Predicted 3D model of a 73-nucleotide RNA (transfer RNA) from Lachnospiraceae bacterium JLR.KK008. It matches the Rfam family "tRNA". Rfam classes the family as a transfer RNA. Its mean pLDDT, the model's own confidence on a scale to 100, is 81. The source organism's lineage runs through Bacteria, Bacillota, Clostridia, Lachnospirales and Lachnospiraceae. The sequence is in RNAcentral, with records from ENA and Rfam.
């Protein structure tokens, strides 16, 4: 220096052919227990690395442009 993938709540990951984001695991709060764990009800939390663009609307598509992984030279 070049090419390709990956970047979505704390942490692991889904999200079809654009329609305003979900699963599990942690977390709080109640239940149930002498208690504790397991169990069960509930609920909080992300605006999708990060700027621009199309579009009535973008995680989703298209440029730049940042970290990472990985091949090349």
């Nucleotide at each position: 220096g070049c090419u390709a993938c990956c970047u979505u709540g704390g942490c692991g990951c889904a999200g079809u052919c654009g329609g305003u984001a979900g699963c599990g695991c942690g977390c709080a709060u109640c239940c149930u227990u002498g208690g504790u764990a397991a169990g069960g009800a509930u609920g909080a939390g992300g605006u999708c690395g990060g700027c621009g663009g199309u579009u009535c609307a973008a995680g989703u598509c298209c440029g730049c442009u940042a970290g990472g992984u990985a091949g090349c030279u």